Source information:
Predicted 3D model of a 76-nucleotide RNA (Glycine riboswitch aptamer) from a marine sediment metagenome. RNAcentral holds the sequence, with entries from MGnify. Its mean pLDDT, the model's own confidence on a scale to 100, is 77.
Order: sequence, then structure tokens, then C1' cells
RNA sequence: CCGUGGGAGAGAUCGGUGAACAACCGACGCCGAAGGCGCAAUCCCGUCCGGAAUCGCUCAGGUAAAUGGACCGCGG
Repeated sequence: CCGUGGGAGAGAUCGGUGAACAACCGACGCCGAAGGCGCAAUCCCGUCCGGAAUCGCUCAGGUAAAUGGACCGCGG
């Protein structure tokens, strides 16, 4: 990296358009486990340099199902 199995959290909110539970626009509320960012836990005997979280932020993303999904198991 590929395949495969498992995989949490938070309004099936309100208004408009719409045949529609789809999709789009607006509005607040909320979530953090894609990604991103951090003056950050921390890694090394110490220093410098460097790395960097499941911690923090919530830009993005998400908020019934589907999709996605850090991480873990198995195989290559």
C1' cells in the first nucleotide's frame, strides 16, 4: 500500500424550493475517530535540532439509514 472483518459520537431540528425520506439554500443547536491547524501531552540520560497524540481548536467534515470513519484483527 491492497483485500477483508469489526468500528464511536452528535437535531430523522426549523424555514424555503422540490413529486420526494433525494438534492440545494438559509438558520440556530451539537459531535470529533477523514483531513487540517496548535504557543500542545509527550518521545531522547541532558542540551540543541527534530518528531508528535486517541489532547486542544472546530476551518473542513459529520449530526436516522446509506456513505465516510481514527484505530484494531486476519491475509498478501